[in-house]
Molecule: Glycine riboswitch aptamer
RNA sequence: AUGACACUCCGGAGAAGUCGAUCGCGACUGCCGAAGGGGCAAUGCGCAGUAUUCUUGCGCCAAUCUCUCAGGCAAACGGACGGAGCAUUUUUC
Numbered sequence: 001a002u003g004a005c006a007c008u009c010c011g012g013a014g015a016a017g018u019c020g021a022u023c024g025c026g027a028c029u030g031c032c033g034a035a036g037g038g039g040c041a042a043u044g045c046g047c048a049g050u051a052u053u054c055u056u057g058c059g060c061c062a063a064u065c066u067c068u069c070a071g072g073c074a075a076a077c078g079g080a081c082g083g084a085g086c087a088u089u090u091u092u093c
Stems, first nucleotide, its partner, number of pairs: 001091001007085005016029005030073003036069001037067003044060005
């Protein structure tokens, strides 16, 4: 000088209805995407084959995309992400 993870503070979206009820719950159906989780591209890289410098196949890697398993659809909690702080440690000079 830098400053990940963690920690503290602040901000932080989306999503219905019916019935029942022991009051924030249960059932059915509908819906949401920003905890977590799954899936996918080009380029690049690796391997194999063919060819002789072209071409094919397989694999690896992403997200606020997508899926909706999980989670969620009063409030609260949670909440990707952003800002500020903290500065033991790590890294570099």